[in-house]
RNA sequence: UGGGUUGGCCGGACGAUCGCGCGGUUCCUUCGGGAGCCUCGAGGAAGGUCCGGGCUCCACAGGGCAGGGUGGUGGGUAACACCCACCCGAGGUGACUCGCGGGACAGUGCCACAGAGAACAGACCGCCUCGCAUGAGGUAAGGGUGAAACGGUGGUGCAAGAGACCACCAGUGCGGCGGGUGACCGUCGCAGCUCGGCAAACCCCACCUGGAGCAAGACCAGACAGUGAGCGUUCGAGGGCGGCCCGCCCGAGCUCACGGGUAGGUCGCUGGAGGAGGUCGGCAACGACCUUCGUAGAUGGAUGAUCGUCGAACGGGAGGCCGCAAGGCACCCGGGAACAGAACCCGGCCUAGAGGCCAGCCCGUCCG
RNA sequence: CGGGCCGUGGCGCAGCUUGGUAGCGCGCUUGACUGGGGGUCAAGAGGUCGCGAGUUCGAAUCUCGCCGGCCCGACCA
Numbered sequence: 001u002g003g004g005u006u007g008g009c010c011g012g013a014c015g016a017u018c019g020c021g022c023g024g025u026u027c028c029u030u031c032g033g034g035a036g037c038c039u040c041g042a043g044g045a046a047g048g049u050c051c052g053g054g055c056u057c058c059a060c061a062g063g064g065c066a067g068g069g070u071g072g073u074g075g076g077u078a079a080c081a082c083c084c085a086c087c088c089g090a091g092g093u094g095a096c097u098c099g100c101g102g103g104a105c106a107g108u109g110c111c112a113c114a115g116a117g118a119a120c121a122g123a124c125c126g127c128c129u130c131g132c133a134u135g136a137g138g139u140a141a142g143g144g145u146g147a148a149a150c151g152g153u154g155g156u157g158c159a160a161g162a163g164a165c166c167a168c169c170a171g172u173g174c175g176g177c178g179g180g181u182g183a184c185c186g187u188c189g190c191a192g193c194u195c196g197g198c199a200a201a202c203c204c205c206a207c208c209u210g211g212a213g214c215a216a217g218a219c220c221a222g223a224c225a226g227u228g229a230g231c232g233u234u235c236g237a238g239g240g241c242g243g244c245c246c247g248c249c250c251g252a253g254c255u256c257a258c259g260g261g262u263a264g265g266u267c268g269c270u271g272g273a274g275g276a277g278g279u280c281g282g283c284a285a286c287g288a289c290c291u292u293c294g295u296a297g298a299u300g301g302a303u304g305a306u307c308g309u310c311g312a313a314c315g316g317g318a319g320g321c322c323g324c325a326a327g328g329c330a331c332c333c334g335g336g337a338a339c340a341g342a343a344c345c346c347g348g349c350c351u352a353g354a355g356g357c358c359a360g361c362c363c364g365u366c367c368g
Numbered sequence: 369c370g371g372g373c374c375g376u377g378g379c380g381c382a383g384c385u386u387g388g389u390a391g392c393g394c395g396c397u398u399g400a401c402u403g404g405g406g407g408u409c410a411a412g413a414g415g416u417c418g419c420g421a422g423u424u425c426g427a428a429u430c431u432c433g434c435c436g437g438c439c440c441g442a443c444c445a
Base pairs, nucleotide, nucleotide: 001364002363003362004361005360006359007358008357009356010355012310013309014308015307016306017305018304020041021040023038024037025036026035027034028033043339047350048349050348051347052346053345054344055213056212057211058210062246063245064244065243067209068208069207070206071205072086073085074084075083076082087101088099089098090097091096102204103203107202108201109198110197111196124143125142126139127138128137129136130135151169152168153167154166155165156164170194171193172191173190174189175188176187177186178185179184217267218266219265220264226258227257228256229255230254231253238250239249240248260444261443262442274293275292276291277290278289279288280287281286314334315333316332317331320329321328322327369441370440371439372438373437374436375435378394379393380392381391388425396412397411398410399409400408401407418434419433420432421431422430
């Protein structure tokens, strides 16, 4: 200096005026409310609602089957399908990236078309033997088909051939030794063992899992109108229980059809696995301790608009300085910020996103 | 705000379970029959299976992530 890769942070700033929402306070009031002042007022994703938890109710959430989920190992965490570190495999010169990464010797199933043959296979061409043969037998070395054809190279052997046999290499299984908490790795020996792939097919194994969701749930106020049918009251309807059985509890009403009424208020509601800084432990995720801060709570849903100053990316001008040049720095004019907006609250994931800043590392070129 | 379902020619739907050829009805185009229309018969065109990745030899179908549309959910007697 060019290219690449990974991680972190920011994502318009300040002021004035007007306006909106919660709260506090003062004044006025026809008691409905109104006016003034003050504090606070969206995000890294508030989004999709894909996971996990808190919280609330249903029994302090019980047993079994079914169903669902997760899936290398070790750790982190309230928990997870998340995060960190490592292992294995694949890609890359490399930094690094990607992986729904248990089991196909428990069983069942599938592998279209093509091809002779598609799963402990197979004789179409070829090769060899016999034969007068358009025949019979042997053969998986060679050709051809296919996504996939039952290890590779060399030799021995044979009528021709073949792990049939031998040497080496690759893989698999078993055993020993060594390292590691472990996944696993290294090494030695034995066995011709070389009997595909698919589990994001059923399934098997290990572990996890009760259901519903703030329209949960609790309280207050107010209005109205019941009628009919079915089932049931200890021979127990129905509910908790929204898969089934058991068990436990409540239990006199329940279900359906046609109608009737209200669609108001308060709590839940924001101080919580909280933010910032420091020290210590840990490779890291993270944890422990100390100090400090107060930071949205609407309910048809507030968080905005205008003006001024500044302003990154970007576009253009003039040719000032440096440079052989490409270009860089300075000057002037224009330009003016993406995706998007809380609704019970957190931890993640995924998706959208104009751009900018910082740091680590890798590869190439040039100079010393 | 919460919960659930769907997407296949122009329209309405099969096919997805158990992966391998995309099909049916109406509609459309052309031709024949008719003097013309309607009707009938014959032939034909028309599909990124909502989009993008992944698994697999192979995806409308299986898995994941987006996009679009639809439905349901207050309380009292």

Annotation: Predicted 3D model of RNase P RNA and transfer RNA as a complex of 445 nucleotides. It holds a member of the Rfam family "Bacterial RNase P class A". Rfam classes the family as a ribozyme. From the family's description: Ribonuclease P (RNase P) is a ubiquitous endoribonuclease, found in archaea, bacteria and eukarya as well as chloroplasts and mitochondria. The coordinates come from a structure-prediction model, not an experiment, and the mean pLDDT is 78.